[in-house]
């Protein structure tokens, strides 16, 4: 090199509050685009904290607004950690 590998966006089908995953298909693309949130970032914001305004009128509910990761991203960067094929 060649074989083989994965699979973004995109449909579909599930799960989730969401971000997002899981399974099929799949042109972008990847020599670790295998696996690990440890450290930088990044994406949501059920809870929960708050503020406003409505409605109740002990306690409380709805609505919209800002906050928070404990959720999430390994195909954003680093770092661990394991590992195929192997021409010349």
């Nucleotide at each position: 090199a060649a074989a083989g590998g994965c699979a973004c966006a995109c449909c579909c089908g599930g799960c989730g509050a969401a971000a997002g995953c899981c399974g099929g298909g799949g042109c972008c693309g990847c020599a670790a685009a295998g696996c690990c949130a440890c450290g930088a970032g990044g994406c949501u914001a059920c809870c929960g904290c708050u503020c406003g305004c409505g409605c109740a009128c002990c306690g409380g509910c709805g609505c919209g607004g800002g906050c928070c990761a404990c959720g999430c991203c390994a195909g954003u960067c680093g770092g661990g950690c394991c590992g195929c094929c192997g021409a010349a």

This is a predicted structure of an 88-nucleotide RNA (c-di-GMP-I riboswitch aptamer) from a soil metagenome. The model forms 100% of the base pairs in the Rfam consensus. The RNAcentral record of the sequence draws on MGnify. It matches the Rfam family "c-di-GMP-I riboswitch aptamer". From the family's description: GEMM was predicted in a large-scale screen for bacterial structured RNA regulatory elements.